This is a predicted structure of a 487-nucleotide part of an RNA (small-subunit ribosomal RNA, 3' major domain) from a metagenome. Rfam family: Bacterial small subunit ribosomal RNA. The RNAcentral record of the full RNA draws on SILVA.

[in-house]
Context: one part of a larger RNA
RNA sequence: UGACGGGGGCCCGCACAAGCGGUGGAGCAUGUGGUUUAAUUCGAUGCAACGCGAAGAACCUUACCUGGAUUUGACAUCCCAAGAAUUUUAUUGAAAGAUAGAAGUGUUCUUUAUUUUAUAAAGAGAACUUGGUGACAGGUGCUGCAUGGCUGUCGUCAGCUCGUGUCGUGAGAUGUUGGGUUAAGUCCCGCAACGAGCGCAACCCUUAUCUUUAGUUGCCAUCAUUUAGUUGGGAACUCUAGAGAUACUGCUCCGGUUAACGGGGAGGAAGGUGGGGAUGACGUCAAGUCCUCAUGGCCUUUAUAUUCAGGGCUACACACGUGCUACAAUGGGUUGUACAAAGGGUUGCGAACCUGUGAAGGUAAGCUAAUCCCAAAAAGCAAUCCCCCAGUUCGGAUUGGAGUCUGCAACUCGACUCCAUGAAGUUGGAAUCGCUAGUAAUCGCGGAUCAGCAUGCCGCGGUGAAUACGUUCCCGGGCCUUGUACA
Numbered sequence: 001u002g003a004c005g006g007g008g009g010c011c012c013g014c015a016c017a018a019g020c021g022g023u024g025g026a027g028c029a030u031g032u033g034g035u036u037u038a039a040u041u042c043g044a045u046g047c048a049a050c051g052c053g054a055a056g057a058a059c060c061u062u063a064c065c066u067g068g069a070u071u072u073g074a075c076a077u078c079c080c081a082a083g084a085a086u087u088u089u090a091u092u093g094a095a096a097g098a099u100a101g102a103a104g105u106g107u108u109c110u111u112u113a114u115u116u117u118a119u120a121a122a123g124a125g126a127a128c129u130u131g132g133u134g135a136c137a138g139g140u141g142c143u144g145c146a147u148g149g150c151u152g153u154c155g156u157c158a159g160c161u162c163g164u165g166u167c168g169u170g171a172g173a174u175g176u177u178g179g180g181u182u183a184a185g186u187c188c189c190g191c192a193a194c195g196a197g198c199g200c201a202a203c204c205c206u207u208a209u210c211u212u213u214a215g216u217u218g219c220c221a222u223c224a225u226u227u228a229g230u231u232g233g234g235a236a237c238u239c240u241a242g243a244g245a246u247a248c249u250g251c252u253c254c255g256g257u258u259a260a261c262g263g264g265g266a267g268g269a270a271g272g273u274g275g276g277g278a279u280g281a282c283g284u285c286a287a288g289u290c291c292u293c294a295u296g297g298c299c300u301u302u303a304u305a306u307u308c309a310g311g312g313c314u315a316c317a318c319a320c321g322u323g324c325u326a327c328a329a330u331g332g333g334u335u336g337u338a339c340a341a342a343g344g345g346u347u348g349c350g351a352a353c354c355u356g357u358g359a360a361g362g363u364a365a366g367c368u369a370a371u372c373c374c375a376a377a378a379a380g381c382a383a384u385c386c387c388c389c390a391g392u393u394c395g396g397a398u399u400g401g402a403g404u405c406u407g408c409a410a411c412u413c414g415a416c417u418c419c420a421u422g423a424a425g426u427u428g429g430a431a432u433c434g435c436u437a438g439u440a441a442u443c444g445c446g447g448a449u450c451a452g453c454a455u456g457c458c459g460c461g462g463u464g465a466a467u468a469c470g471u472u473c474c475c476g477g478g479c480c481u482u483g484u485a486c487a
Base pairs, nucleotide, nucleotide: 001487002486003484004483005482007481008480009479010478011477012476013475015471016470019435020434021433022432023431026325027324028323029322030321031320032319033318034316035315042053043052064311065310066309067308068307069306070305073136077135078134079132080131081130082129083128086103087102088101089100090099091098092097107125108124109123110122111121112120113119114118138300139299141298142297143296147294148293149289150288151287152285154283159198160197161196162195163194164193165174166173167172178189179188180187204277205276206275207274209245210244211243212242213241214240215239219234220233223232224231248271251265252264253263254262255261327428331387332386333385334383335382336381337380343374344373345372348367349366353362354361355360394425399420400419401418402417403416404415405414441463442462443461444460445459446458447457
């Protein structure tokens, strides 16, 4: 100087407390461990691994296993030889491939011959194919404890440092401590310090209010018109998207050291960082990744490379994590009816109509989209409706049958539909998680990936709470101080 303390002081944080809803019990989905297996590819392992890499394993993917094949190789550059490219047949085979044939003669340039165009012959070039030779290719093989890059974490915590000066023999100290204050090393005052840098804040995006510009595909107050903003028309309103304005403790009262600042008030759409996002200092964990990529070293080279078919990654006495659906009456069912936002769409979204109980099929309008479509929002509301507390008209697992769709192909191993079946489950032990406001809870909608496949992920809006006395305690963190057989 640090680190540590079941030392002290001060202060923060959904850290506790106060509340609301869960997990832990059930069934299923999904990941992991374990076990099994020819293989169940590999990685991730306290917080910070476990719906993680994987924004989507039937084949492919695919790295694993079994078997069939290839050896200058699936891919790149160079050399030699032959052939245009290309198309195609037969045998064998699970395919990959192997064997044997057939058709076919292009394009650019040069030279020569015939010579009006043009044709013929020879040579060279580009691209491609086949064969050969070796230099080499190849490796999701090992080492993340050789590395770059990227990422997680403490933590959006308020810290981490430097120059000059001063003090100390020196390591170092001072500044950065102290008194206040703040979300903040934020600011003020004081001070052997005076300044500065990386962080904080602001600058950026979005949202909330207004003005203005612009009115089509969007809008409709006034005037007509219509089933319908449908048509004429309108430029007000909504909305869209450009440019501006607005918030700064600016004003006021009180407290405070006349300061920083704190508490209340006015005005205001918004008030003291308005809400949300992006933004992550010096460093820590030899944290993670050699399976994104790059790369040193090592290993491999008829195999640890390449290719094909099938299988596996989907196994199942069990254990754990994360979710979904429930156990019902604040509910389930039936009928009617209302209101979003944000997205996606031409190998696509697909209206209307017809067929089917349905998944869906047939035909097909419109749309390269503020125009057309996906699209029905669902909780909600209404009904003198049904159910009447039951393992039920709760719950839907499981199983049987019949189908639809995607796709060469749904057996291993897809999703969905209909009929039948109708399991566990009556609110969950110890323990444990999230959340402070348009939040929790609850309700649906969209998207990426994608032929098909989501209860996951990423977004969007609808309805919309309770509680916070307080900081004694648990956990994590910051500053000062103290002790130390620690570095």